[in-house]
Molecule: transfer RNA
Organism: Solobacterium sp.
RNA sequence: GGGGAUGUGGCGGAAUCGGCAGACGCAUCGGACUUAAAAUCCGAUGGUGGCAACACCGUGUGGGUUCAAGUCCCAUCGUCCCCA
Numbered sequence: 001g002g003g004g005a006u007g008u009g010g011c012g013g014a015a016u017c018g019g020c021a022g023a024c025g026c027a028u029c030g031g032a033c034u035u036a037a038a039a040u041c042c043g044a045u046g047g048u049g050g051c052a053a054c055a056c057c058g059u060g061u062g063g064g065u066u067c068a069a070g071u072c073c074c075a076u077c078g079u080c081c082c083c084a
Stems, first nucleotide, its partner, number of pairs: 001083007010026003019067001027045006046057004060076005
């Protein structure tokens, strides 16, 4: 230099043909159980603002297509692999 894969909450990781982003697991927090703990069970957990209702933002980054994009297109950055 050329080609390919990949990037999503605190972590791993789903999202089928473009249609409510975050299923499921881990972790954490609260509760039940216990003399106490562990295990188990129940519930909650993306961010910002707000007393709350709720609003806005959010899929590496910047654009584009579309009524609608994690998903399609272009550029770019990081990581990994292959070729030279």